Annotation:
This is a predicted structure of a 350-nucleotide part of an RNA (small-subunit ribosomal RNA, central domain) from an uncultured delta proteobacterium. The RNAcentral record of the full RNA draws on SILVA. The prediction has a mean pLDDT of 88.
Context: one part of a larger RNA
RNA sequence: CUGGGCGUAAAGCGCGCGUAGGCGGUUUGUUAAGUCAGAUGUGAAAGCCCCGGGCUCAACCCGGGAAGUGCAUUUGAAACUGGCAGACUUGAGUACUGGAGAGGGUAGUGGAAUUCCUAGUGUAGGGGUGAAAUUCGUAGAUAUCGGGAGGAACACCGGUGGCGAAGGCGGCUACCUGGACCGAUAUUGACGCUGAGACGCGAAAGCGUGGGGAGCAAACAGGAUUAGAUACCCUGGUAGUCCACGCCGUAAACGAUGAGUACUAGGUGUUGCGGGUAUUGACCCCUGCAGUGCCGCAGCUAACGCAUUAAGUACUCCGCCUGGGAAGUACGGUCGCAAGAUUAAAACUC
Numbered sequence: 001c002u003g004g005g006c007g008u009a010a011a012g013c014g015c016g017c018g019u020a021g022g023c024g025g026u027u028u029g030u031u032a033a034g035u036c037a038g039a040u041g042u043g044a045a046a047g048c049c050c051c052g053g054g055c056u057c058a059a060c061c062c063g064g065g066a067a068g069u070g071c072a073u074u075u076g077a078a079a080c081u082g083g084c085a086g087a088c089u090u091g092a093g094u095a096c097u098g099g100a101g102a103g104g105g106u107a108g109u110g111g112a113a114u115u116c117c118u119a120g121u122g123u124a125g126g127g128g129u130g131a132a133a134u135u136c137g138u139a140g141a142u143a144u145c146g147g148g149a150g151g152a153a154c155a156c157c158g159g160u161g162g163c164g165a166a167g168g169c170g171g172c173u174a175c176c177u178g179g180a181c182c183g184a185u186a187u188u189g190a191c192g193c194u195g196a197g198a199c200g201c202g203a204a205a206g207c208g209u210g211g212g213g214a215g216c217a218a219a220c221a222g223g224a225u226u227a228g229a230u231a232c233c234c235u236g237g238u239a240g241u242c243c244a245c246g247c248c249g250u251a252a253a254c255g256a257u258g259a260g261u262a263c264u265a266g267g268u269g270u271u272g273c274g275g276g277u278a279u280u281g282a283c284c285c286c287u288g289c290a291g292u293g294c295c296g297c298a299g300c301u302a303a304c305g306c307a308u309u310a311a312g313u314a315c316u317c318c319g320c321c322u323g324g325g326a327a328g329u330a331c332g333g334u335c336g337c338a339a340g341a342u343u344a345a346a347a348c349u350c
Stems, first nucleotide, its partner, number of pairs: 003322004007304002012318001014201003021194003025088007033081002035077008049065006091191001092188004096183001098181001103177007110154001115149004120144002125136002162169002206247006215241002220236004258317006266295011299306002323350003332343004
């Protein structure tokens, strides 16, 4: 390479949007590029294969034939793929009704709690631990009560509940705004799927400038523990955590499972919407669609397990893997203020 694979053995890009490309519903006509059939030319000789012949045989040599997957020209076929023209509605979209939601952004606002300040009551302890000590306190702490300041996070509800493409999202109110779902018609008429590059989003930590700083807390200091203790425990405590703007672009970014479509037993929860039945009404019961869990058949799997939310059965497109180490490293390129990220080897070795 042909292949074989990617939940856990190596392997699904963190996620989206979308360019080129690849692939693409039903139907009519046409075309004849792909496709199929015929003909002609060519496909050197030698060789291979077949028939015959010559060296005593054979190797070897000679003559004839066949073959030569291919290419070109030409004549046809029209099912399939493609092109062109037309039609369709099931895929896809748009309009309408309805309800659900921590989806996003901005502004405002509320209560509990911690800390601090101030004032009162009050007196000798508080705090902390396995036990202690550092530490705070007669300059009045801890406790309790009144007032005030400030920052951050939102108990209960809260739920294998909901929303979002992923990261993620949770007090309340208002405004702006995205998406999904149910239902019923109407409408466009394949407008679709995937997606190399490109572009955008992207937890935490980190970086830049300016704010903010209650609690927590890397670093750091002290007290313990210990043989030691650059730790675990304790008392403090700075970056940071918060906000605005700009970078960074990585995570066990996980369902360790790419996206889309179709098909393939069921059972039982739960969320949203609808239909039927029932009822004063909410329930209950039957049922449809869309999500989200558990169990389980066939099938699959090395096993574990997966099983209509597939890891089953198929198709389309993308990404990735190819023994371990060296190494996600070096060098070079690109990006970045930096930290570093990304792309990505080899010698050598087992």